Predicted 3D model of RNase P RNA and transfer RNA as a complex of 466 nucleotides.

């Protein structure tokens, strides 16, 4: 120079002017912080998004039991809690920097593995191989009327084999020698893997050494499923309270032998209960509280590798509700074309810096009860690292 | 705002993790004097993107897009 890699930061900035929309003040005003009006001051985000997880708050027994059901799944920590985040193991993928992993169990069981293949899971015999008797030609021998025997082919049967050929994503270790009718961990050497015994590091996963078992066992659990650990349901339109509406509408179930209701799948058990409860249908939909002071921010210190945790100091930083946070103008900084203007290299063309004129450019995107995460969008800019190539 | 449910040929519906079928419909042929009805054949899909797995319309997960439902009174 080129091409990664991994982490942090910012979300234009300052003035004027005209507006929303909450807070405060002061003065009128009014039954009433009821309206007005003028001054202060406040107003989106790193993701406010999807709603994909965990919480914290409300109800409903502050929630009980059994079952069914979901969620997670190497270790070892953090935390309110997680599927998240920190530290390491193990795999795996890059030449690195570094990145990825739903990573228990397949020698508990079940269940699946199309086509193609002989055989697809206590293997299996299509081809070739090797062995066994029969029949059939052939060769030779020895008798001689057809028969006996021998050698090499075949052919179909019986039976051995998984070395080799082919099939498929997947064929029951690999390779050498022995053995063997042919052959095979069937024996034996080093090689991989498993298991099981010990020793040595480590808190764990797990590494590592020895030694011993021919032990070689397929693959799916993001198929049921077992195993361990966790989960009551629902959601600010929760919930609470004023107002406003009100045809005593139509149709079903019920009445103490418990209907129905506490939204939970079912089932017990509570707790309310004689009042209602369901469908059609009809009616209204305004307001206050919940509401932002919090697992909270910033800064320092303190332990920890760290995520994090404690302590102290100082801060208040949107609370709308059809739904506010805009919009114009200047001007200052970034960046892009265009023009001149100067320097420097070089005969020009052009290249690089500087300056100055005009234009234009500025992503994703909008809070809705509040946190903590993940995942998706997305513009810049800066540190540091790692590979490659050239030049000193 | 919350909650739920979905996405397959132009329309509707199917499909046990193993070649995506069926009807309507469009096209073309054939039957008819011609038009329909009827026979033949053709078109023509698993919203996208990653993963598991030999193998995915199907499982898992990330966007996308669509539809359905909430209060109160009596």
């Nucleotide at each position: 120079a080129g091409a990664g890699c991994a982490g942090g930061c910012c979300a234009g900035g300052u003035g004027a002017c005209c507006g929303c929309u909450g807070c405060u003040u002061u003065g009128c005003u009014u039954a009433a912080u009821u309206g007005c009006a003028a001054g202060g001051g406040g107003g989106a985000g790193g993701a406010a998004a999807g709603u994909c997880c965990g919480g914290g708050c409300u109800c409903c027994a502050c929630a009980g039991g059994a079952c069914a059901g979901g969620a997670u799944g190497c270790u070892g920590g953090a935390u309110a809690a997680c599927g998240u985040c920190c530290a390491g193991u193990c795999c795996c993928g890059g030449u690195g920097a570094c990145g990825g992993g739903c990573a228990g169990g397949a020698a508990a069981g079940u269940g699946c593995a199309a086509c193609a293949g002989a055989a697809a899971g206590u293997a299996a015999a299509c081809c070739g191989c090797c062995g066994g008797g029969u029949c059939u030609u052939c060769u030779g021998g020895c008798a001689a009327a057809u028969g006996c025997u021998u050698u090499a082919a075949g052919a179909a049967c019986c039976g051995g084999u998984a070395a080799g050929g082919g099939u498929g994503a997947a064929a029951c270790g690999g390779c050498g020698a022995g053995g063997u009718a042919a052959g095979a961990g069937c024996u034996c050497a080093c090689c991989a893997g498993u298991c099981c015994u010990g020793g040595c590091g480590g808190u764990g996963a797990c590494g590592u050494c020895a030694g011993g078992a021919g032990c070689u066992a397929u693959g799916c659990a993001a198929a049921c499923c077992c195993c361990a650990u966790c989960c009551g349901g629902a959601g600010c339109a929760a919930g609470a309270c004023c107002a406003a509406a009100u045809a005593a509408g139509g149709g079903g179930a019920g009445u103490u032998u418990g209907a129905g209701g506490g939204u939970g799948g079912u089932c017990c058990g509570c707790c309310c209960g004689a009042a209602u409860c369901c469908c059609c249908g009809g009616g209204u939909a305004g307001g206050u509280c919940g509401c932002u002071u919090g697992a909270u921010c910033u800064u320092g210190a303190u332990g920890g590798u760290a995520a994090c945790a404690u302590c102290a100091a100082g801060g208040c930083u949107a609370g709308a509700u059809g739904a506010a946070u805009g919009g114009u103008c200047a001007u200052c900084a970034u960046c892009c074309a265009g023009g001149g203007g100067c320097g420097u290299a070089u005969u020009u063309u052009u290249a690089c810096g500087u300056u100055u004129c005009u234009g234009g450019a500025g992503a994703c995107a909008g809070a809705a009860c509040c946190c903590g995460g993940c995942u998706u969008a997305c513009g810049g800019c800066c540190u540091g690292c790692u590979c490659u190539u050239c030049c000193u | 705002u919350g909650g739920g449910g979905g996405a397959u040929c132009g329309u509707u519906c199917a499909a046990u993790g193993g070649u995506a079928g069926g009807a309507c419909g469009a096209c073309g042929g054939g039957u008819u004097c011609u038009g329909g009805c009827c026979c033949c054949g053709u078109u023509a899909a698993u919203g996208g993107g990653g993963g598991u797995u030999c193998g995915a319309c199907u499982c898992c997960u990330c966007c996308u897009c669509c539809c359905c439902c909430a209060g109160c009174c009596a």